[in-house]
RNA sequence: ACACCAUCCAGAGCGACUGAGAGAUCUGGCUCAACGACGUCGCAGCAACCACCCGUAAGGGAGCGGUGCUACAGCCAGGACCGAUGGAGU
Numbered sequence: 001a002c003a004c005c006a007u008c009c010a011g012a013g014c015g016a017c018u019g020a021g022a023g024a025u026c027u028g029g030c031u032c033a034a035c036g037a038c039g040u041c042g043c044a045g046c047a048a049c050c051a052c053c054c055g056u057a058a059g060g061g062a063g064c065g066g067u068g069c070u071a072c073a074g075c076c077a078g079g080a081c082c083g084a085u086g087g088a089g090u
Stems, first nucleotide, its partner, number of pairs: 001090002004087005013043005021032003026078004044070003049066002052061003074082001
């Protein structure tokens, strides 16, 4: 990078740095944002896909490890060979 499988209306913030847009892309909206959004780092937290333990299995447990996530329903709608996360592959 590509294809496949599963999930995407739940849940979870403080500080520092930075300094203008951000919410993937397009359109129409609507929100957040110099009372500092978004991003990066640190700590904390949420969750339970892989891994771990019990079990024939269904399932249960734990949350050390590998990820992931912590405004608004993937913010809403339309369109899409759309996007994100995990797993095992090429």